[in-house]
RNA sequence: CCGUGCUAGACGGGGAGCCAGCGGUGCCCUGUAACUCACAAUCCGCUACAGUGGGGUUGAAUUCCCCGCCGAGGCUCGGCUUUGUCUGGCCUGUGUUCGGGUAAGUGGUGUUGACGGUUUGGGCCCUGUGCAAAGAGCGGCCUGCCAACCCCGUCAGGACCGGGAGGUAGCAGCGGUAACAGGCUUGCCUCUUGUGCCGCAGAUCAGCCUGGCCAGAGCUAACUGCCCGAAUAACGCAGGGAGAGUGCUUGUCGGAGCGGGGUGCACGG
Repeated sequence: CCGUGCUAGACGGGGAGCCAGCGGUGCCCUGUAACUCACAAUCCGCUACAGUGGGGUUGAAUUCCCCGCCGAGGCUCGGCUUUGUCUGGCCUGUGUUCGGGUAAGUGGUGUUGACGGUUUGGGCCCUGUGCAAAGAGCGGCCUGCCAACCCCGUCAGGACCGGGAGGUAGCAGCGGUAACAGGCUUGCCUCUUGUGCCGCAGAUCAGCCUGGCCAGAGCUAACUGCCCGAAUAACGCAGGGAGAGUGCUUGUCGGAGCGGGGUGCACGG
């Protein structure tokens, strides 16, 4: 160096996740010439020699092992964009509401005279009073009880005094009066009033309305605009936290590919 037969190894790898950790099933990426059966997410099998068990193929190299480059893709810190959510009001910007001001525009009103006045009347208002009304009282009138006696008059009968004439007190009855009760009330009466399209006098121009006079063009603030203040929290804005996205950024792992290196045993020639 050649041939034959074996053995270690290999028959996909990677990312996230799960896990104390490793590997697998499941998800994603990549890739193929890249076996098969059983197990398994409320998992399965193992323990640094880290899937286990059975069957099969290949086998020391294009296929096994190590290193480097490149880099599909994943995860991740941050940035940016975006969607909900919570909080704030001395951020008060937009919107909305309320109040005050202004008078540019619209409207209304005004030479048939606005605003105004050291102007002049009237009314409201205030004070006093009158009248009226209503109510109460007082007075008057009527009725009732018609005072059993302790009220009046007249007092039959009867009683008492008297020789008599006559006198005295006096019940009932009759008439009246007082008090009481009820009613009416038109009164030269008194008092009161949440009363009055009422009268008179005064006060007040402080206020409101209004006529005259003077004078001569504004007045008003309903709507719009502008300014100021207050409120609200719909929007913006600020802050907190959550989700989604990304030809961005940091870190990390990294398939395939490319390059370099490494790796047996036996027998025969």